RNAcentral holds the sequence, with entries from ENA. The RNA shown here (Bacterial RNase P class A) has 334 nucleotides and comes from Ramlibacter tataouinensis. Its Rfam family is "Bacterial RNase P class A". By type it is a ribozyme. Rfam links the family to the GO terms ribonuclease P activity, dimeric ribonuclease P complex and tRNA processing. About the family: Ribonuclease P (RNase P) is a ubiquitous endoribonuclease, found in archaea, bacteria and eukarya as well as chloroplasts and mitochondria.
């Protein structure tokens, strides 16, 4: 120096302006819309996307329903050991394969319990036979070579494989796991001249209505009360957690564990994170100076995507680029 390997970080920066959405405080106890439950309104400060937020593929937290207890059934997982709240994940090793090599990939239990399967070629392909040659018994035809049946031995060609394996990522066996739903889960407040249950009154006129009670029309319902659902609200819901960052702390070969100082870090309910303008990194392309290295000015571009109960993985996607490493192969110099 050129190829690689492993393991990481980044995901444009600043500034103006104009919005959008969550919180905390502090004021009036007050408007606004609603029957009401509860929304929203003010002014100050502050928080407001991700390495995947995706893919919903796997493990849970977390509400609800089932539940003596044990089989069967289906689903899944598969060397050994370990992490972990838990996993089909991660870590080490151990075998098998790939790669000169750093290392990289692996549904890796069991075919002496039983099934299944194998393409081309081959005579024959999973059930066991037999294409050919040699030796032999027997038979039966022959005068004889020969031939049929049968046993033994042997071979040669095709094939990945030939009475000896293979495939369990086919079905089975074993051996551990797993109850069924999923925030549209659930809980809790709560209308309707919906609807129900109970009382009292009421065709011997309750109750509506017109004019002043005596009356006239109309006419079965009226009136209270009770608890349950809808529609709507609120809670679940933005977290003191399996929480984040720092540490020349301990412990482990690691995954990871303790131990210390620090912080509090989106959260809506059609869904907030946004938009213009500037400058400035970065790419790419043109011009234009230069002997080059470069250097100026224009243009253009700057990925994949976007929380929706919360987390730990896996899996996919990704414009560029940066970093470690007594790592590797390979070339040159000393």
């Nucleotide at each position: 120096g050129a190829a690689g390997c492993a393991c990481g970080c980044c995901a444009g920066g600043c500034c103006g302006c104009c919005g959008c959405u969550g919180g905390u405080g502090c004021a009036a106890u007050c408007g606004u819309g609603g029957a009401a439950a509860c929304a929203c309104g003010g002014c100050a400060c502050u928080g407001g996307a991700g390495g995947a937020a995706g893919g919903u593929c796997c493990g849970g937290a977390c509400u609800g329903c089932a539940c003596a207890g044990g089989g069967c059934a289906g689903c899944g997982u598969a060397g050994c050991a370990g992490g972990c709240a838990a996993c089909a994940c991660c870590u080490g090793u151990c075998c098998a394969c790939c790669g000169c090599g750093a290392g990289g990939u692996g549904a890796g239990g069991a075919u002496c319990a039983g099934a299944g399967c194998a393409a081309c070629a081959g005579a024959g392909a999973c059930g066991a036979g037999u294409c050919g040659g040699c030796g032999u018994g027997u038979c039966c035809c022959g005068c004889a070579a020969g031939g049929g049946c049968g046993c033994g031995c042997c071979g040669g060609g095709u094939g990945a494989a030939a009475c000896g394996g293979g495939c369990a990522a086919u079905c089975u066996c074993u051996a551990c796991g797993c109850g069924c739903a999923g925030c549209a889960a659930u809980a809790c407040c709560a209308a309707g001249u919906a609807g129900g249950c109970c009382g009292a009154c009421g065709u011997u006129g309750a109750c509506c209505u017109g004019g002043u009670c005596c009356c006239g029309g109309g006419g079965a319902g009226u009136c209270g009360g009770c608890g349950g659902g809808u529609a709507g609200g609120u809670a679940g819901c933005a977290c003191c957690g399996a929480g984040c960052c720092g540490g020349u702390g301990g412990g482990g070969c690691g995954a990871c564990c303790c131990c210390c100082g620090g912080c509090c870090c989106a959260g809506a309910g059609g869904a907030a994170u946004g938009g213009c303008g500037g400058c400035c990194a970065c790419g790419g392309c043109g011009c234009g100076g230069g002997c080059a290295a470069c250097c100026g000015c224009g243009c253009c571009g700057c990925a994949c995507a976007g929380a929706a109960u919360c987390c730990g993985g896996c899996c996919u996607a990704u414009c560029g680029g940066c970093g470690u490493g007594u790592c590797u192969u390979c070339a040159c110099c000393u």
Description
The gene name in the source record is rnpB. Its mean pLDDT, the model's own confidence on a scale to 100, is 77.